Overview:
Small-subunit ribosomal RNA, central domain from an uncultured prokaryote, 352 nucleotides, folded computationally. It matches the Rfam family "Bacterial small subunit ribosomal RNA". Its family is annotated with structural constituent of ribosome and ribosome in the Gene Ontology. The RNAcentral record of the full RNA draws on ENA.
Context: one part of a larger RNA
């Protein structure tokens, strides 16, 4: 290179945008670059290949004819690619107009319930923890109730294999700004698309730096227990840290362990959003029909199998990423980033 993979056997980047690049709809005219076809020239020889001939035969010699690609020039062919006409046209794609769901995203503001603290009443011996128990609280009046206060986070029930988001992720209520999708109408643009190597941005939780906060939870650590030991499970404290602002870090079983994007290939049944058609006087409901999205079951197909099955892991096309026995090792050196932690890229000896 040919080839063959990637859901669970090694294998899809965490996600989006997007450069170069590769791909690309219907139609009309040119052109003739690639493509296809004749002619010329070239393609040493041996080697092949076919006929013929020579060593008694082969092998192995020899003559002779043919085959050979790539390239030059030239003369053609025009389906299919490409190029020009920035031709034309509307199915892609996008715009406009009319509604619609929703924890989408930022900010500002407020609301009840529960915890803890405080302050004041009632009131008296215990009260809290487990398997039991102590550590720890408590006559300086707890625990349990009343009431009134502070202050911080988190938002029961609605609640739903429901809903929105590219993905990480979104949940009390009000307002403000604001992104995206769906349905319909078909008025406009006229291939403006698809994907994307560097590249960019976003990106749970921990963690970092600052500067505030700090209710409860709670790594370190103290103690009490269990235990042969207990640097643990269990209790009772308890500090970063969980909270905001700003900046950084850039990783996860970032998972659907399934990259996007287009087209095709039985059907059932539930749900969420819309359109339309229809019995009924109308409406709510009800029944179909069709778009979008989210579940289960299942037919061919596919799978090593389990399984997936129009949301495909079926059937094809276009582009990216990635694999190539197990360890060593996602490790060492190097190089970029990074306050650091450390993180991306990434080997060999050597083993089995």
């Nucleotide at each position: 290179u040919u080839g063959g993979g990637c859901g669970u056997a090694a294998a899809g980047a965490g996600c989006u945008c997007g450069u170069a690049g590769g791909c690309g709809g219907u139609u009309g005219c040119g052109u003739a670059a690639g493509u296809c076809g004749g002619a010329u020239g070239u393609g040493a020889a041996a080697a092949c290949u076919c006929a013929g001939g020579g060593c008694u035969c082969a092998a192995c010699c020899c003559u002779g004819a043919g085959a050979u690609g790539c390239c030059a020039u030239u003369c053609g062919a025009u389906a299919c690619u490409g190029c020009g006409c920035u031709g034309a046209c509307u199915a892609g794609a996008g715009u406009c107009c009319g509604g619609u769901a929703g924890a989408g995203g930022a900010g500002c503001a407020u609301g009840g319930a529960a915890u803890u603290c405080c302050u004041g009443g009632u009131g008296u011996a215990g009260c809290g923890g487990u398997g039991a128990a102590a550590u720890g609280c408590g006559c300086a009046g707890a625990u349990a109730u009343c009431a009134g206060g502070a202050g911080g986070a988190a938002c029961a029930c609605c609640a739903g294999u429901a809903g929105c988001g590219a993905a990480g992720g979104c949940g009390g209520u009000g307002c403000u700004c604001u992104g995206g999708g769906c349905c319909g109408g078909u008025a406009c643009u006229g291939a403006c698309g698809c994907u994307g190597a560097g590249g960019a941005g976003c990106g749970a939780a921990a963690g970092c730096a600052u500067g505030g906060g700090u209710a409860g939870c709670a790594a370190a650590c103290a103690g009490g227990a269990u235990u042969a030991g207990a640097u643990a499970c269990c209790c009772u404290g308890g500090u970063a840290g969980u909270c905001c602002a700003u900046g950084c870090c850039g990783u996860a079983a970032a998972c659907g362990u399934u990259g996007g994007g287009c087209a095709c290939u039985a059907g059932g049944u539930g749900u969420g959003g819309g359109a339309c058609c229809u019995a009924c006087u109308u409406a709510a409901c009800g029944g179909g029909u069709u778009c979008c999205g989210u579940g289960c079951c299942g037919u061919a197909g596919c799978u090593a199998a389990c399984g997936c099955a129009u949301u495909a892991a079926g059937u094809g096309c276009c582009c990216c990423g990635c694999c190539u026995g197990g360890g060593g090792a996602g490790u060492a050196c190097g190089g970029c980033c990074g306050c650091a932690a450390g993180g991306c890229u990434a080997a060999a000896a050597c083993u089995c």